């Protein structure tokens, strides 16, 4: 330099044909338990790497760009 892949709550991931973001773990509160652990219930937390564009509507489509990984030169 070229091609490909990944980038979504603290962590690991899902998200169909564009329709307004969810699961597990973790965290907080409460109940059960003498306590711990465990378990049940409830809750907080992300606008989807960044910037534009298309659209009534974008995590999803298009363009540029950044980081990391793989392959090639």
């Nucleotide at each position: 330099c070229u091609g490909g892949g990944u980038g979504u709550g603290g962590c690991g991931c899902a998200g169909u044909u564009g329709g307004u973001a969810g699961c597990g773990c973790g965290c907080c509160g409460c109940g059960c338990u003498g306590g711990g652990g465990g378990u049940g219930c409830g809750g907080a937390g992300g606008u989807c790497g960044c910037a534009g564009g298309u659209u009534c509507a974008a995590g999803u489509c298009c363009u540029g760009u950044c980081a990391c990984c793989c392959a090639g030169a």
The RNA shown here (transfer RNA) has 73 nucleotides and comes from a Candidatus Saccharimonadota bacterium. Its Rfam family is "tRNA". Gene Ontology term of the family: triplet codon-amino acid adaptor activity. It was read from a public genome assembly.